[in-house]
Context: one part of a larger RNA
RNA sequence: GUCUGCGAGUUACCGUCUGUGGCAAGCUUAAGAUCUUCUGGAUCGUAGGCGUAGCGAAAGCAAGUCCGAAUAGGGCGACCCUAGUUGCAGGCGGUAGACCCGAAACGGAGGUGACCUACCCAUGGCCAGGUUGAAGCUUAGGUGAUACUAAGUGGAGGACCGAACCGGUGUGUGUUGAAAAACGCUCGGAUGAGCUGUGGGUCGGAGUGAAAGGCUAAUCAAACCCCGUGAUAGCUGGUUCUCCUCGAAAUGCAUUUAGGUGCAGCGUUGCGUGUUGAUGAGUGGGGGUAGAGCACUGAAAGGGCUAGGGGGCAUACCCGCCUACCAACCCCUAUCAAACUCCGAAUACCACUCAAUGGAGCGCAGCAGUGAGACGGUGGGGGAUAAGCUUCAUCGUCAAAAGGGAAACAACCCUGAUCAGCAGCUAAGGUGCCUAAACUAUGCUAAGUGGAAAGGAGGUGGAAUUUCAUAGACAGUGAGGAUGUUGGCUUAGAAGCAGCCACCAUUUAAAAAGUGCGUAAUAGCUUACUCAUCGAGAGAUUCUGCGCCGAAAAUGAUUGGCGAUAAGCAUAGUACCGAAGCUCUGGGUGUCACGUCUUGGGACGUGGCGCGGUAGAGGAGCAUUCUCAACGCUUUGAAGCGCGAUGGCGACUGACCCUGGAGCGCAGAGAAGUGAGAAUGCAGAC
Numbered sequence: 001g002u003c004u005g006c007g008a009g010u011u012a013c014c015g016u017c018u019g020u021g022g023c024a025a026g027c028u029u030a031a032g033a034u035c036u037u038c039u040g041g042a043u044c045g046u047a048g049g050c051g052u053a054g055c056g057a058a059a060g061c062a063a064g065u066c067c068g069a070a071u072a073g074g075g076c077g078a079c080c081c082u083a084g085u086u087g088c089a090g091g092c093g094g095u096a097g098a099c100c101c102g103a104a105a106c107g108g109a110g111g112u113g114a115c116c117u118a119c120c121c122a123u124g125g126c127c128a129g130g131u132u133g134a135a136g137c138u139u140a141g142g143u144g145a146u147a148c149u150a151a152g153u154g155g156a157g158g159a160c161c162g163a164a165c166c167g168g169u170g171u172g173u174g175u176u177g178a179a180a181a182a183c184g185c186u187c188g189g190a191u192g193a194g195c196u197g198u199g200g201g202u203c204g205g206a207g208u209g210a211a212a213g214g215c216u217a218a219u220c221a222a223a224c225c226c227c228g229u230g231a232u233a234g235c236u237g238g239u240u241c242u243c244c245u246c247g248a249a250a251u252g253c254a255u256u257u258a259g260g261u262g263c264a265g266c267g268u269u270g271c272g273u274g275u276u277g278a279u280g281a282g283u284g285g286g287g288g289u290a291g292a293g294c295a296c297u298g299a300a301a302g303g304g305c306u307a308g309g310g311g312g313c314a315u316a317c318c319c320g321c322c323u324a325c326c327a328a329c330c331c332c333u334a335u336c337a338a339a340c341u342c343c344g345a346a347u348a349c350c351a352c353u354c355a356a357u358g359g360a361g362c363g364c365a366g367c368a369g370u371g372a373g374a375c376g377g378u379g380g381g382g383g384a385u386a387a388g389c390u391u392c393a394u395c396g397u398c399a400a401a402a403g404g405g406a407a408a409c410a411a412c413c414c415u416g417a418u419c420a421g422c423a424g425c426u427a428a429g430g431u432g433c434c435u436a437a438a439c440u441a442u443g444c445u446a447a448g449u450g451g452a453a454a455g456g457a458g459g460u461g462g463a464a465u466u467u468c469a470u471a472g473a474c475a476g477u478g479a480g481g482a483u484g485u486u487g488g489c490u491u492a493g494a495a496g497c498a499g500c501c502a503c504c505a506u507u508u509a510a511a512a513a514g515u516g517c518g519u520a521a522u523a524g525c526u527u528a529c530u531c532a533u534c535g536a537g538a539g540a541u542u543c544u545g546c547g548c549c550g551a552a553a554a555u556g557a558u559u560g561g562c563g564a565u566a567a568g569c570a571u572a573g574u575a576c577c578g579a580a581g582c583u584c585u586g587g588g589u590g591u592c593a594c595g596u597c598u599u600g601g602g603a604c605g606u607g608g609c610g611c612g613g614u615a616g617a618g619g620a621g622c623a624u625u626c627u628c629a630a631c632g633c634u635u636u637g638a639a640g641c642g643c644g645a646u647g648g649c650g651a652c653u654g655a656c657c658c659u660g661g662a663g664c665g666c667a668g669a670g671a672a673g674u675g676a677g678a679a680u681g682c683a684g685a686c
Base pairs, nucleotide, nucleotide: 001686002685003684004683005682006681011096012095013094014093015092016091017090018089019088020087021086022085023084026050027049028048032044033043034042035041036040054061055060064076065075066074067073099238100237102235106228107227110225111224112223118202119201120200121199122198123197124196125195126194127192129161130160131159132157136153137152138151139150140149141148165189166188167187170185171184172183173182204220206216207215208214241621242620243619244618245617246616251264252263253262254261255260265370266369267367268366269365270364271363272362273361279355280354281353282352283351284350285349291343292341293340297337298336299335301333302332303331304330306327308326309325310323311322312321313320373398374397375396376395377394378393379392380391381390382389403414404413405412418587419586420585421584423583424582425581429577430576431575432562433561434560438574439573440572441571442570443569444568455549456548459546460545461544462543463542464541465540466539467538468537476533477532478531479530480529482506483505484504487501488500489499512527516525517524588611589610590609591608592607593606594605595604596603597602622675624672625671626670627669628668631665632664633663640658642657647652
């Protein structure tokens, strides 16, 4: 891992509701007893319980009673006629382990452990070899004597080197190991606080500890065994057959509350009500949002006027003057605001009238689940007008929704799958090929644009305004572009062209007191301007369509691909394709209405409307084991594997065949150890 078997809402009592029986203003027995045809039934047993009356703390009174001085007032009752009680079955709750498995723990404890290991006690054992050479002593020297010195002797030491022995430093291997701690190399101690044998002692909040929370039998911040014990688990996991109907929530309030729970909201089932509901139309309302505005509160730009202030001038003082400075009020112009409003919608909301018959509304009762939501559009807050961000409001989808489109893609677009069909029409989206289906017309684009910004540009199409132009425009070419004058000032110089001031006049077809380059300054080139040549359009501005640049990422590139100049974009038209949508044909089923049959439950027929679905509610069934009393099948072959005609929407049923060799079963009712794929489930097999 697979297979087979086992594996989870049970039982008792109490309460409550529903269904279904008995009896009914009553209902009922408990323990117990008797009888009997004895897993049972019948009878007795009336103690007790519930109901028929309430009020009061109570005495008590009573359709009333309590408070009260009360006949007042108020509280709780009564009225109108009312329904209970007791079985059985089921739903749910409570108390119990209470659907099953699962802790780490806790202690009332009670026991077992020092054969491991820690420390201690008693008694034994062990430490190759080599080295160093303390004290003391001897001799010699030395001294007055000591001291002292030298040589020798001697053999001390938690001394040195290093085996056994004890350890475990570094590293490699090993890591489903040879080994639940080892092996190789290397390394520390090795006469000592040494190592070790045997026997003995100390233990669970206790021991022992040269102290690491170490060790106390591969277990230690409190050992192990058993008991309390099915501890508790607001946590995780699991929870077994079928079909049918409906179908949520991820919100509010509260919470030692935030992943839990209570109430409400939303679901379902039953009963009741009977036009109430969503929604639409009409009428009537209140409002202060969007917008707008500046009348208030504030913000805020420019100008005017002019208080006040600053600065300057003047001044003995008083009175003054100026101001391209700051600036209130006021005036003009132009603005801003969630916490501004002289104004002010659309929606929404409320009420009334009419319509609205729906798996609508409302009330009561039983039973839930949910209380982590997600994304998208819109209106806001937070953030950076960031986030697949966060938090509200509102709508949608997903959640719990399959199908078609978006290449692929919960949440986007279209559309809500009862079943079947080799029938038809459409939606979104598409119609060169991949790939079902296409053509027509008029334009645009040249970028393979068709995926990106600010910004930039004689890309190109369209529209408009305006200027010049056969009295000759624009561009090009030829010629001219002068004089007073080198204007004045400044300056070393300043001659059109450093700078300042002025910017006149003359001759002219025209020519600046000079547009740019240039020089030290001149010079030189050029422009404005004029003529000629040429011969028909030219210039400027604005709006707009489609393009261009801007444009850098890591394997080879992506409109999905190929490719295409349309098979791109815009506008218009017609046709087609395209879904589980709609239609057509047939079947099933729920519900409502009507009809027929039926004692009834109900059955049948016709018609209308329905039939996606998680949590969840409700309904109807299938199968397994056993029981009941009959009955039936069976050696002329039971149960059973396989196959599987046939039947059922399905769980399933089941003929023949086969195996096998002895039990089994329909129908009715009853009782459950009643259904397996999951629980790192349990046991076994392989």

The part of an RNA shown here (large-subunit ribosomal RNA, domain II) has 686 nucleotides and comes from a marine metagenome. The prediction has a mean pLDDT of 84. The full RNA is in RNAcentral, with records from SILVA.